[in-house]
RNA sequence: GGAUCAUCCAGAGCGGCUGAGGGACGGGCCCUGCGACGCCGCGGCAACCAGCGACACCGUCAUUCCGACGGGCGCCAGGUGCCAAUGCCCGAUCGAUGC
Numbered sequence: 001g002g003a004u005c006a007u008c009c010a011g012a013g014c015g016g017c018u019g020a021g022g023g024a025c026g027g028g029c030c031c032u033g034c035g036a037c038g039c040c041g042c043g044g045c046a047a048c049c050a051g052c053g054a055c056a057c058c059g060u061c062a063u064u065c066c067g068a069c070g071g072g073c074g075c076c077a078g079g080u081g082c083c084a085a086u087g088c089c090c091g092a093u094c095g096a097u098g099c
Base pairs, nucleotide, nucleotide: 013042014041015040016039017038021031022030023029025091026090027089028088043083044082045081048079049078051075052074053073057071058070059069060068061067
């Protein structure tokens, strides 16, 4: 570093505005006037994409020599995402993939 199996589901605030529902749907079970949901400001969590770095490893191609590409490793936090409960649980519908 890879494969298989088992078990598990982590992390993340404060304020302002608004004002009654919200967790897509059905059933649960929850959150919510001690102000939920939503919007705004600042902040944060995480590391998918990008960027940078290293090269000792794996795969493919090529091979006269040099290598090339992809993965894996580290850094970073620009672009996303997220900051109740396992994307809350079960079911249903649709789509994709595998057999």
SAM riboswitch aptamer (S box leader) from an Acidimicrobiales bacterium, 99 nucleotides, folded computationally. The model forms 95% of the base pairs in the Rfam consensus. Lineage of the source: Bacteria > Bacillati > Actinomycetota > Acidimicrobiia > Acidimicrobiales. The coordinates come from a structure-prediction model, not an experiment, and the mean pLDDT is 80.